[in-house]
């Protein structure tokens, strides 16, 4: 100096929940809060997961009864890095 493992000091981040706000929703942001986190810093690139406004189904099936109402379902272009992988940057100190 580099890698790996474990622990501590100071500092950092902030789950659930609450309030406000944005959004069709998932979810985001701000404040309170603190379950946890050594990359829980950054990047939606791959997989997973969540949502379905819009689009397709389709004005179809169906309900109803000649008036009218009207899906389930499928799709990310939306979201999540505190689901995993990958990329990238980085603090402290001992063995």
């Nucleotide at each position: 100096u580099a890698g790996a493992a474990a622990a501590a000091u100071g500092g950092g981040c902030a789950a659930a929940c609450u309030u406000a706000u944005c959004g069709a929703a998932a979810g985001g942001u701000a404040a309170g809060g603190g379950c946890g986190c050594a990359a829980a810093g950054c990047c939606a690139u791959g997989g997973g997961u969540c949502u379905a406004a819009a689009g397709g189904g389709c004005g179809u099936a169906c309900u109803a009864a000649u008036a009218a109402g009207g899906a389930g379902c499928c799709u990310a272009u939306g979201a999540u890095u505190g689901c995993c992988a990958g990329g990238u940057u980085g603090c402290g100190a001992u063995u």